The RNA shown here (transfer RNA) has 73 nucleotides and comes from Stegodyphus mimosarum. The RNAcentral record of the sequence draws on Ensembl Metazoa and Rfam. Taxonomically the source falls in Stegodyphus (Eukaryota, Eumetazoa, Ecdysozoa, Eresoidea). Its Rfam family is "tRNA". Rfam describes the family as follows. Transfer RNA (tRNA) molecules are approximately 80 nucleotides in length.

RNA sequence: GGUUCCAUGGUGUAGUGGUUAUCACGCCUGUUUUACACGCAGGAGGUCCCCGGUUCAAGCCCGGGUGGAAUCG
Numbered sequence: 001g002g003u004u005c006c007a008u009g010g011u012g013u014a015g016u017g018g019u020u021a022u023c024a025c026g027c028c029u030g031u032u033u034u035a036c037a038c039g040c041a042g043g044a045g046g047u048c049c050c051c052g053g054u055u056c057a058a059g060c061c062c063g064g065g066u067g068g069a070a071u072c073g
Base pairs, nucleotide, nucleotide: 001072002071003070004069005068006067007066010025011024012023018056027043028042029041030040031039049065050064051063052062053061
């Protein structure tokens, strides 16, 4: 340098163009306990990597950029 793939809460992860973006772990509060942990109930936390385009409507489609991985040379 060429080709392919990936980027979504703190971490990991789901998501046919159509409701206020899913789940698990973690975090916080309550409950329980002498206390801690487990369990149970509830809550906070995301402008879906960036810019632009298509569309009535984009996490999803298109173009460019950035970062990462694999492979070829």